[in-house]
Notes
Transfer RNA from a Chloroflexota bacterium, 72 nucleotides, folded computationally. Rfam family: tRNA. Gene Ontology term of the family: triplet codon-amino acid adaptor activity. The organism belongs to Chloroflexota, within Bacteria. RNAcentral holds the sequence, with entries from ENA.

């Protein structure tokens, strides 16, 4: 230099054009003599960034940033 894959709450993942979901963690409460476990409730991501397409984009297209892999 060229090509491919990945980027979504604090963490790990799902979501392949129409309300961003699940688990773990966190906070409060219930339960318990206390802790743990269990249960209930709650907060946290405008989806790496900037454009474009579309009535509508995490999703499609382009550029760019970061990570990983391969080729030269």
């Nucleotide at each position: 230099g060229c090509g491919g894959c990945c980027g979504u709450g604090a963490u790990g993942u799902a979501g392949u054009g129409g309300c961003a979901a699940c688990a773990u963690g966190c906070a409060a409460c219930u339960u318990u003599c206390c802790c743990a476990a269990a249960g209930u409730u709650g907060a946290u991501a405008c989806c790496g960034u900037g454009g474009g397409u579309u009535c509508g984009a995490a999703u499609c297209c382009c550029a760019u940033c970061g990570g990983c892999c391969g080729c030269u």